A computed fold for a 72-nucleotide RNA from a Planctomycetota bacterium, annotated as transfer RNA. It matches the Rfam family "tRNA". Rfam classes the family as a transfer RNA. The source organism's lineage runs through Bacteria, Pseudomonadati and Planctomycetota.
[in-house]
RNA sequence: GCGGCGAUAGCUCAACGGGGAGAGCGCCCGGCUUGCAACCGGAAGAAGUGGGUUCGAGUCCCUCUCGCUGCA
Numbered sequence: 001g002c003g004g005c006g007a008u009a010g011c012u013c014a015a016c017g018g019g020g021a022g023a024g025c026g027c028c029c030g031g032c033u034u035g036c037a038a039c040c041g042g043a044a045g046a047a048g049u050g051g052g053u054u055c056g057a058g059u060c061c062c063u064c065u066c067g068c069u070g071c072a
Stems, first nucleotide, its partner, number of pairs: 001071007010025004019055001028042004048064001050062003
């Protein structure tokens, strides 16, 4: 320098050939308990940046950033 893959909640990861963004753990609230843990119920919380296409983008296209990897 060129190519490939990845970036989603605090963490680890899903999702669908474009159409209501989810799970587990964690945090918080409540229940249970003499109390704690476990267990049960509930709530909050996320699309790397900037553009484009589209009625509609996490998903498609382009740029940039970061990480992993291959080639030179």